[in-house]
Molecule: transfer RNA
Organism: Thermoplasmatales archaeon BRNA1
RNA sequence: GCCACUGUGGCUUAGCGGUAUAGCACUCGCCUUGUAAGCGAGCGGUCGAGGGUUCAAAUCCCUCCAGUGGCU
Numbered sequence: 001g002c003c004a005c006u007g008u009g010g011c012u013u014a015g016c017g018g019u020a021u022a023g024c025a026c027u028c029g030c031c032u033u034g035u036a037a038g039c040g041a042g043c044g045g046u047c048g049a050g051g052g053u054u055c056a057a058a059u060c061c062c063u064c065c066a067g068u069g070g071c072u
Stems, first nucleotide, its partner, number of pairs: 001071007010024003018055001026042005048064005
C1' cells in the first nucleotide's frame, strides 16, 4: 500500500428499511430472624464520526476514525 471482517446502555449481545432486544451489573420492592438465592418492577444506549439515498436508516451508498485477520 491492497483486501476482508468488526464497532449497538457499565460489560456481553440480538437486529438484515418501519417503536432499539435480551442477559449480567446497578436501584427499589416482595420473600427470609438475617444474608445469599429466587420473584416482581425500575434505571440506563439519539447504534464509532460526518455526509448522501429514502416518506422513513443501527440496517443501503460514500468518506473518515479505531480494532482484528490476510496479502504484498